[in-house]
RNA sequence: AGACGAGAAGGGCAAACUUAUCGAAAGAUAAGGGCGCAAAGCUGCAGACCUAAAGGUUGUUGGACCAAUGGUGGCUGGGUUACCGAA
Numbered sequence: 001a002g003a004c005g006a007g008a009a010g011g012g013c014a015a016a017c018u019u020a021u022c023g024a025a026a027g028a029u030a031a032g033g034g035c036g037c038a039a040a041g042c043u044g045c046a047g048a049c050c051u052a053a054a055g056g057u058u059g060u061u062g063g064a065c066c067a068a069u070g071g072u073g074g075c076u077g078g079g080u081u082a083c084c085g086a087a
Stems, first nucleotide, its partner, number of pairs: 004085002012037002017032006035074001041080003045077003048072003055066004
């Protein structure tokens, strides 16, 4: 320096759920909470997944379908940065 990751130390993050706010929705943010996490730090670059507003097609009472420029980094891969040190 790289890889690896312990019933190690000190710490860290925070799922569901609840409340409030924002949002068309998916979802996000804050507080509580704690399922889990060794990158569950950051990044929507590739794939995947979620939503479907504008717009479009159809229809016209309602609606149905398409549609990402909206999202998920706690889905996978990639990129990038980083604490500790047993085997």
RNAcentral holds the sequence, with entries from Rfam. Predicted 3D model of an 87-nucleotide RNA (c-di-GMP-I riboswitch aptamer) from Paenibacillus psychroresistens. Its Rfam family is "c-di-GMP-I riboswitch aptamer". Rfam describes the family as follows. GEMM was predicted in a large-scale screen for bacterial structured RNA regulatory elements. The model forms 95% of the base pairs in the Rfam consensus.